[in-house]
RNA sequence: AAAAACCUUCGGGGCAGGGUGAAAUUCCCGACCGGCGGUGAUGGAUGAUGCGUCAUCCUCAGUCCGUGACCCGCAUGUCAGCAUGCGGUGGACCCGGUGCAAUUCCGGGACCGACAGUAUAGUCUGGAUGGGAGAAGGGGGAA
Repeated sequence: AAAAACCUUCGGGGCAGGGUGAAAUUCCCGACCGGCGGUGAUGGAUGAUGCGUCAUCCUCAGUCCGUGACCCGCAUGUCAGCAUGCGGUGGACCCGGUGCAAUUCCGGGACCGACAGUAUAGUCUGGAUGGGAGAAGGGGGAA
């Protein structure tokens, strides 16, 4: 100095307006939203420079690669509730432009969103003052 144990904090957004109806933020018109890590040709900063560019850092995808919540199964512990571990399931993008290169940039048009409740729900209510991918800080630690 690095890694592990351990501790603390943080860790999800959204139906305006209108139609029908006895009843709908659930249907219809329309509106709105985009977890976490990675990749990345966006944008920015700093430094170097042979002025061509190069290096470092920050930033850049709902639909790419993974992943979490929900649900299912198995194992272990447990009287049980439940907990932990492993596994399974798990939604959605095209066209044009630029270019060596883009499902990421620009333009345009699309599409997607657990379970339970209820007039059929991505947006309401509930499990959930829960869980959580992870993020930041502390801590620890050698000659």